This is a predicted structure of a 74-nucleotide RNA (transfer RNA) from Paenibacillus oenotherae. It matches the Rfam family "tRNA". By type it is a transfer RNA.
[in-house]
Parts: sequence; C1' cells; structure tokens
RNA sequence: GGUCCCAUAGUUCAGUCUGGCAGAACGCUGCAUUGUCAGUGCAGAGGUCAGGGGUUCAAAUCCCCUUGGGACCG
Repeated sequence: GGUCCCAUAGUUCAGUCUGGCAGAACGCUGCAUUGUCAGUGCAGAGGUCAGGGGUUCAAAUCCCCUUGGGACCG
C1' cells in the first nucleotide's frame, strides 16, 4: 500500500442480508415479600446505533468518506 471483518444501554450481544415503534440477558433504582441480607415478584430509569455526508416519505440497516480495533495479502 491492497482486500475483508467489527463498532448498538454500565457489561455481553441480537436486530443489518430483505429500510418502517431501537430490543434481550445481566447489572442499576423503587416497591412488595423477609427479623436482616440474599432470593423471588412487580414497576422504572438508562441509547448521538463510532463520527460526517448522501439516497429515500422514512436509515442502526443502502452508498461514500473518516476514526478506532482486528484478520489476510504484498
């Protein structure tokens, strides 16, 4: 230098192929239960979907560029 993969909640990840309400588990907060803790049940908070631009009625999803991480080739 070239090709490809990954980046989504505090953590681990789904969703992307085929555009249409942003999700799960764990964790966190509150309430109930308990003599207390744990456990369990119910409820809740938490998101620039790495960044910028484009296409579209509509983009986490498609296209381009950039950043960070990784693999392979030279």